Context: one part of a larger RNA
Order: sequence, then structure tokens, then C1' cells
RNA sequence: GGCACACGGUGGAUGCCUUGGCAUCAGGAGGCGAUGAAGGACGUAGGAGCCUGCGAUAAGCCCCGUCGAGCUGGCAAGCGAGCGACGACACGGGGAUUUCCGAAUGGGGAAACCCAGUCCGAGUCAUGUCGGACUUCGCAAUGAGCAAACGCGGGGAAUUGAACCAUCUUAGUACCCGUAGGAAAAGAAAUCAAAUGAGACCCUCCUAGUAGCGGCGAGCGAACGGGGGCAUAGCCCAAACCCUUCCAAUGUAAGCAUGCAGGCGUUGUUGGAUGGGGGUUGUAGGACCGUACGGUUCCCUCUGCAAGGGGACACGGAGUUACCAAUCCGAGAUGUAGCAGAAGUACCUGGGAAGGUACGGCGUAGAGGGUGACACCCCCGUAUGCGAAACAUUUCGGACUCCGGGACGGCACCUGAGUACCAUGGGGCACGAGCAACCCCGUGGGAAUCUGGGAGGACCAUCUUCCAAGGCUAAGUACUACCUGAUGACCGAUAGUGAACAAGUACCGUGAGGGAAAGGUGAAAAGCACCCUGAGAAGGGAGUGAAAAGACCCUGAACCCGUGUGUCU
Repeated sequence: GGCACACGGUGGAUGCCUUGGCAUCAGGAGGCGAUGAAGGACGUAGGAGCCUGCGAUAAGCCCCGUCGAGCUGGCAAGCGAGCGACGACACGGGGAUUUCCGAAUGGGGAAACCCAGUCCGAGUCAUGUCGGACUUCGCAAUGAGCAAACGCGGGGAAUUGAACCAUCUUAGUACCCGUAGGAAAAGAAAUCAAAUGAGACCCUCCUAGUAGCGGCGAGCGAACGGGGGCAUAGCCCAAACCCUUCCAAUGUAAGCAUGCAGGCGUUGUUGGAUGGGGGUUGUAGGACCGUACGGUUCCCUCUGCAAGGGGACACGGAGUUACCAAUCCGAGAUGUAGCAGAAGUACCUGGGAAGGUACGGCGUAGAGGGUGACACCCCCGUAUGCGAAACAUUUCGGACUCCGGGACGGCACCUGAGUACCAUGGGGCACGAGCAACCCCGUGGGAAUCUGGGAGGACCAUCUUCCAAGGCUAAGUACUACCUGAUGACCGAUAGUGAACAAGUACCGUGAGGGAAAGGUGAAAAGCACCCUGAGAAGGGAGUGAAAAGACCCUGAACCCGUGUGUCU
């Protein structure tokens, strides 16, 4: 030195465990902010490092409710000083306080700092000083800033695929910007269809990888129609016409609806503007005029009568999300604390009983967790039932509020204009210019007015169908930063979040940014009094404990390093 065996050291694999994660589902909520947010800085306890809480009223102040004996947050024990049946602590609801920075907003600024102005107050002989309020921009009503995904709009790639690459594809994706809501968007046919008809929009399953598009390559890729879900929700303006108010023109009689009589005159007429009524569609609709019908009563129209218009009541209908719109009251439900909640003992083993044995019990509760090993009956709970002074949401009812003529005939007044459409250049449509309709935009032209206009995939005719150039609209649909509950052939500390631990921490970087490692004594600290050796660390006894498991603490593999014995050279 090799090998074998035994015993160790080192090391932290493995097993077991879980405070933490991951995913899905259901319900809620879907926003916060100039009444100062999100996020921070600095403070704050008797002493105080970090976390948590809070804000100079600073681990807290006040009120109300719940609970009921202890409490002064955690790591984290001890000391000191206190609080509490006059109900503390804790939990829930409401309120007060809430430094400084931050949209940050008096001005400035290298965030958490510096410097002010006006008024009021304290103080000073006076000034300096201190306290309070106000002082940003702005179109003067709003708004601003933050926030995970979902939405709509404005811009908009490339890698890639095409086995190269340029049209094409990736893809209107990523990304940037704007902006909104709890959803958004869309939406009540100038839609489809096809010779029968359907009847707003949204989502979904088929239709169908079809018809098509396509260097007809790679690839892209509908619709009609049908089934289902959901809902059953449809409406309002502009205009014609009438009236009020104002302006301008005309201008003294045309006028004051009409008939008669009286009377009036800044009246009337035309044009424009504001407001009210009216009215809203395609088998056209409406305005205006006429005809006949249309509950009661009051008022008005220069006055009286005839005639006409409006209000109230009655009747009918509707309602706070569109359809017009404001508010209050009552009741119920739900949520934000909670409450009640059944039934087991003995012996044996053991450190310990929930294990074994014996005899019982409850069960609308044998889900789950804990307890010194495995507990329906020990504890918390579970099934079930109950509960709110206060606040919030929601439902119902009432008060209340709002709305309400149709028919026939005539007339030809209205029915969205730089619009439709055309040319040209682009874009979107599954559709790449193609025979390319349809929709949208730039530029240049530029209609009709119901005897009108659009569409039906060039275009024309016939036919059918619809009515553009104004607007609103719940539900079914998308998503989850957040709250609550539940579940898992999800993970179990190199896994699962980066993070089970003082984790977006330590650390790195000028910065944007990058970004760890690190869990386990024991049932209970009972965390080794005391003695010996030692300077101490520590070791040896003794003691605790079931076991030293002794804090470098469960188990304790391998690699690696030793000690002893045997053997080989």
C1' cells in the first nucleotide's frame, strides 16, 4: 500500500411529514382617486432589531352589536408597569384622527426636501417665529392618476412557412397608442331569400374543410339554411304643420279662424333663431282639409252665441336598464360578527390508547382536523336549526309619476345632400383586379324626392324585396387582480409559485433589469441541576426523556476520510 471484516467521521440522498403552492368549479364583487388613490418615506410600544398594526389622538381614540374571563400583536421568553363582570382582550358595523412624498395641485425640486403669498389667530416694544384656512391646470360642468385579464378604436412588424424567394403566409398576430364598462361591442332591415317565404342583435353545434379564393403553390376558407341556448324587447328623434319668445325686413290695412254685433291695432305678412306640441314608416307612413263617431266637468280663444282647443276626474295601460322621468315609505331575503348542536366506559399491552378484549350508545351528525400510536360517542367541528343595534345589496307592495282616439275621402306639404352615385387611388369582405357585386376611405365630379330610391355577385329587363345618408336598447357572450366556499388518479422542499423560512429579501448591475440559497429536537423544554478535568471550547459522570432525539438536533444512503483486527506483497 491492496483486500476483507468491525467500528467511526464527513456528507445530506432516501423514507415519512406540511405551515406553502398549482389547477378547476360555484357564488360574490368587478373598481380606487382632488372628501387626495395605488404605492411609499419617516415615525409610532416602558425598554425595540425585523415583521404586523397604526399616524404627532400613532400595536391605537369614540359609538353600536356579538362573545364571556382573561388581556397588554408575532419572532420571543423573562423583567417592569398596568387593564378587566362599571364586561376588558377579541370579532363585526359605523365614525374620528390620518406626518411627509406620490395625479401632487401655492412656487421650486436631485420623491419623501427647500422657499413662499393673502387672511385670521398666538406671541414680541417691534421684526423674526409658530398655528389655522386659502392660493394648480382647465373650455369652469366634468376631468386628471392607478389597476390582472376581458372590450372597442387608431397604428402595426419580423423570425417563420412556401423545403430558395419577391405576390402570398406568419397576421391584422406580437407590440405601441387612445379609451370604456362590469361587461364591452352589435342591434330593431335601403337584411336575407327565391317564385314558397323568413323577420333586430349576440353566443354555440352542424352546414363544412363544403362553395370558393390561391406564384390555383404553401396555404386561406365562408354564407344560405337547420338544430339548440338565451330572450321573448322594442323604441326615440329630424322634417311637414300649429303655438310661445326674440331679431330683421315690409308697413297703417291687408289683420285679429269663421257667421252676426261691438271693439282692438308695436297688429299682420315674410325670413331666421330658441322652446313646447305634433310625428316616426314601406301591404308606404305622416302633416293639412273635409265627413261621421268618440264618459263627465272646469277653463281658455278680444267680448256674447254657435263652433274649436286645453286641464282635472273617471276608464285603460305602463314604470325607474332602453322605450319620458324624480322621490319616499313598509315588509321580506341575502351578506358583513355569531349561537345551539346527539352518543363510552372498564380491563390488557405500552412512555403514552384513539390499538386489542368485553359490554354499550348516537346518527338529518360514520365530512374533516386535533388530542402522547389508528377516536362516530375526548376537543374543535359536521348534519340540522337559529341570529343583527349598524351598514350594504336585492325582491315585493304601496305612495307617487307618466302615457292613451281610430275610420273613410281629398290634397300632393314632409319623410335625414356635397349625401347616394360615377371616375380614379387604396382598404375591408373567405374573395390576391378577377366577369367583382357589396361595405369603408382619399382626390375630382355630382342626383332623384314616392309617378322617388337601394338590393337580389359585372351589366340590362321583368319580378321580388327593402327604405340609406340621425339616435338609444336588458338577456344569452368574454375575463378574474380581489373575497368566500368546495374539489383534485395535482406537487411534497433540486418538487410545487422566483418565494412553505426577515423573498422580489440578500446579492449583482450606473441603469433598465437580473435574482438566489435556506423547512423538520421532543408528546411536553422536561433544552442536561450538581460533581470532576480543562484558560476556555469541550469532555467524563450524574440527571431528564419512551428514546439523547442534545439544539450543527427525525431518518441518516453513496462519494470521500479514518481507527482496529486479519491477510497478501